[in-house]
RNA sequence: ACAUCAUCCAGAGCGACUGAGGGACGGGCCCGUCGACGUCGCGGCAACCAGUGCACACCCUUCGGGGGGAGCAACAGGUGCCAAUGCCCGAUCGAUGAGGA
Numbered sequence: 001a002c003a004u005c006a007u008c009c010a011g012a013g014c015g016a017c018u019g020a021g022g023g024a025c026g027g028g029c030c031c032g033u034c035g036a037c038g039u040c041g042c043g044g045c046a047a048c049c050a051g052u053g054c055a056c057a058c059c060c061u062u063c064g065g066g067g068g069g070a071g072c073a074a075c076a077g078g079u080g081c082c083a084a085u086g087c088c089c090g091a092u093c094g095a096u097g098a099g100g101a
Base pairs, nucleotide, nucleotide: 002100004098005097006096007095008094013042014041015040016039017038021031022030023029025090026089027088028087043082044081045080048078049077051075052073053072054071056069058067059066060065086093
């Protein structure tokens, strides 16, 4: 880089550095020298994946037990996210996660 599937109106910011653009793209509308965007540090949100616990189908069993998937809960290891509904509209659009080739 590619195709597939899921999600995208909930939630969560301070400090330091830097210095003019930024919100993917087109149009709009916003944010921004009262310092945005970005980087770093710390903090937080959430629960996609892994792990843990609970309880229940189902399968196996030498009846001791073993396997096991949808569900619920807490935690937070791998990601992600922390202006505005993916900011709004549009598009054969984008982002993130998971497994795949």
Predicted 3D model of a 101-nucleotide RNA (SAM riboswitch aptamer (S box leader)) from an Acidimicrobiaceae bacterium.
Its Rfam family is "SAM riboswitch aptamer (S box leader)". Rfam describes the family as follows. The SAM riboswitch is found upstream of a number of genes which code for proteins involved in methionine or cysteine biosynthesis in Gram-positive bacteria.
The sequence was found by an Rfam model in a public genome assembly.